RNA sequence: AAUGACUCUUGAGGCGGAGUGCAAUUCUCCACCGGCGGUAAAGUCCGCAAGCUGAAUUUAUUUUGGCACGAUUCGGUGUAAUUCCGAAACCGACGGUAUAGUCCGGAAGUGAAAGAGUAUUG
Numbered sequence: 001a002a003u004g005a006c007u008c009u010u011g012a013g014g015c016g017g018a019g020u021g022c023a024a025u026u027c028u029c030c031a032c033c034g035g036c037g038g039u040a041a042a043g044u045c046c047g048c049a050a051g052c053u054g055a056a057u058u059u060a061u062u063u064u065g066g067c068a069c070g071a072u073u074c075g076g077u078g079u080a081a082u083u084c085c086g087a088a089a090c091c092g093a094c095g096g097u098a099u100a101g102u103c104c105g106g107a108a109g110u111g112a113a114a115g116a117g118u119a120u121u122g
Stems, first nucleotide, its partner, number of pairs: 001121003005118006016030004031102002033092002035048004043090002051067006072088005094105003
């Protein structure tokens, strides 16, 4: 330095105030939050993950296919920025419940990926 290898660790945040109401952290007003890789530093660009479902291998995973999967503009600086600075916007799976990005649940789950170690090879 490399790898069809192995092990371990890490790996998602947020409803506070007021109003209406029999009832709302769900409605209304204000508030708050932002996974992973890439790229000039990104919730909104490109790609990936979580959900549903089929197949193979084989029963424990692994590999793989299909479906679903939200949202940004203007100005400035600069070689370079939909990423920085300024301003104004916008978005948020499924099930439950008074209609939920923030509550409860599947989930002490899954997981993109990050780090450490081991082994092997050079």
Background:
This is a predicted structure of a 122-nucleotide RNA (FMN riboswitch aptamer (RFN element)) from an uncultured Selenomonadaceae bacterium. Model confidence (mean pLDDT): 80 of 100. Its Rfam family is "FMN riboswitch aptamer (RFN element)". Its family is annotated with FMN binding in the Gene Ontology.